[in-house]
Context: one part of a larger RNA
Molecule: small-subunit ribosomal RNA, 3' minor domain
Organism: Chloroflexota bacterium
RNA sequence: CACCGCCCGUCACGUCGCGGAAGUCGGCAACACCUGAAACCGGUGGGCUAACCCGCAAGGGGGGCCGCCGUCGAAGGUGGGGUUGAUGACUGGGACGAAGUCGUAACAAGGUAGCCGUACCAGAAGGUGCGGCUGGAUCACCUCCUU
Numbered sequence: 001c002a003c004c005g006c007c008c009g010u011c012a013c014g015u016c017g018c019g020g021a022a023g024u025c026g027g028c029a030a031c032a033c034c035u036g037a038a039a040c041c042g043g044u045g046g047g048c049u050a051a052c053c054c055g056c057a058a059g060g061g062g063g064g065c066c067g068c069c070g071u072c073g074a075a076g077g078u079g080g081g082g083u084u085g086a087u088g089a090c091u092g093g094g095a096c097g098a099a100g101u102c103g104u105a106a107c108a109a110g111g112u113a114g115c116c117g118u119a120c121c122a123g124a125a126g127g128u129g130c131g132g133c134u135g136g137a138u139c140a141c142c143u144c145c146u147u
Stems, first nucleotide, its partner, number of pairs: 003110001005107001008103002011100001013097004018092003023087006031079004041070004046066004052061003113134009
């Protein structure tokens, strides 16, 4: 429900989520350097020391404790990176939204046939150039098919 049809894009308004973004603020795990507790371990010319040993004794030995040095080392600090999250003026397109704006691109030969690729141009649909396609109407001819 039919050309008083169908239909395209910009613009305006609204809603929604998604990107970009000078940056800002965090999380996480590493790395480099600094510092380095405790314990264990190694060293030690220092200090202390009832039990055991020697010694009549003084004292000595052994053992023990502490101190000091070192290895390792938790935590901490600094640094440049990595990764991840949040946020960010501004910005990009997307989806959707009864009755907004501008035009009229497509659908009929849609009034310049349309479309594809590409390039340039343009408020917007788009326009033009070059090459290609027919998924172009009309007309003519040829070869066929069906009735």